[in-house]
RNA sequence: UUCGCCGAGGGGCGCUGCGACCGUGGGCAAGUCUACGGCCAGGCUCGGUGGAUGCCUCGAAUGCAACGGCGCUCAUGACGC
Numbered sequence: 001u002u003c004g005c006c007g008a009g010g011g012g013c014g015c016u017g018c019g020a021c022c023g024u025g026g027g028c029a030a031g032u033c034u035a036c037g038g039c040c041a042g043g044c045u046c047g048g049u050g051g052a053u054g055c056c057u058c059g060a061a062u063g064c065a066a067c068g069g070c071g072c073u074c075a076u077g078a079c080g081c
Base pairs, nucleotide, nucleotide: 001052002051003050004049005048006047007046008045009044010074011073012072013071014070015069018043021038022037023036024035025034026033027032042067
C1' cells in the first nucleotide's frame, strides 16, 4: 500500500436507486459494451486482526475524530421561554 474478517462512528420506520453484486437478453474482429429485472443509502473514516506486496528510522507518553440522499420520529447535548 492492498485484500478479507470483526468492531466503532446513538437509534427506529418509510421512500428513491448511483456503483458493486445476481439473473435474463442483445451486440462486438477483439477489448468488452449494453438493455431490462432483482437487491441496494456505512460502498466512507478510524481501530483491531489474518494474508499479499513493498518500504526504511523506531519507540514512549498525553490528547483526539471527520463525514454519511430525502421524509418522519426517538434518544442525547446546549441555549431560551
This is a predicted structure of an 81-nucleotide RNA (SAH (S-adenosyl-L-homocysteine) riboswitch aptamer) from Dyella choica. The sequence is in RNAcentral, with records from Rfam. Rfam family: SAH (S-adenosyl-L-homocysteine) riboswitch aptamer. A reference for the family is Wang et al. (2008), "Riboswitches that sense S-adenosylhomocysteine and activate genes involved in coenzyme recycling", Mol Cell. Gene Ontology terms of the family: regulation of gene expression and S-adenosylhomocysteine metabolic process. Its mean pLDDT, the model's own confidence on a scale to 100, is 78.